This is a predicted structure of a 193-nucleotide RNA (Lysine riboswitch aptamer) from uncultured Paenibacillus sp.
[in-house]
């Protein structure tokens, strides 16, 4: 060099199925009362067109019936694995919100986005606390990102108190423990060409 088959963690990743919570006594839906003209139409504001709805009572605000689901989250089971996975930029495709469209302001980024799939590159050993951020994930608990003390695995390197083999002893010299310090996964152990 190339191949194969392993190891870290009892919270090691990721997917699926399932009950539980929570989401929420919330959001639609109706009823009264108050009010008295403009309201709304995926996007932070804010104009205009065009549409819809409104004095047969609109945005709003009290009260009162009824009353939900998605995403995600814990736990259990299975199923695939150990760059497993997750994330940055950039590329492509695609859907929900939406009956569209111009136009200005802020701002790194205002539908040239959210979210989801795919691709190349880049980065991160691995999970957990703590803090900060997040302009579209959110109620929360989470997710991501950045830092920060600490645990953990790997390898390496030092030490000498232990134990073990080379040899019965000394030396010496390997192997395993503890402790100490660096490194980090394109690594490590094994075996095979």
């Nucleotide at each position: 060099a190339g191949g194969u088959a392993g190891a870290g963690g009892u919270c090691g990743c990721g997917g699926a199925u399932g009950u539980g919570a929570u989401c929420a006594g919330u959001a639609a839906g109706c009823c009264g009362g108050a009010g008295g003209a403009g309201a709304c139409g995926a996007c932070a504001g804010g104009a205009g067109c065009c549409g819809u709805c409104c004095a047969u009572g609109a945005u709003u605000c009290c009260g009162g019936c009824c009353g939900a689901a998605a995403g995600g989250c814990c736990c259990a089971u299975c199923c695939g694995c150990c760059g497993a996975a997750g994330u940055g930029c950039c590329c492509g495709g695609g859907g929900a919100c939406c009956g569209a469209c111009u136009c200005c302001u802020u701002g790194c980024a205002a539908g040239c986005g959210u979210c989801c799939c795919g691709g190349c590159u880049g980065c991160u050993g691995g999970g957990g606390c703590u803090g900060c951020a997040c302009a579209c994930c959110g109620a929360a608990a989470g997710g991501u990102g950045c830092a920060g003390a600490a645990c953990u695995g790997u390898c390496a390197c030092a030490a000498c108190c232990g134990c073990c083999c080379g040899u019965g002893u000394a030396c010496c010299g390997g192997g395993c423990g503890u402790u100490g310090u660096g490194u980090u996964g394109a690594g490590c152990u094994a075996u095979c060409u």

The coordinates come from a structure-prediction model, not an experiment, and the mean pLDDT is 76. Lineage of the source: Bacteria > Bacillota > Bacilli > Paenibacillaceae > Paenibacillus. Its Rfam family is "Lysine riboswitch aptamer". From the family's description: Riboswitches are metabolite binding domains within certain messenger RNAs that serve as precision sensors for their corresponding targets.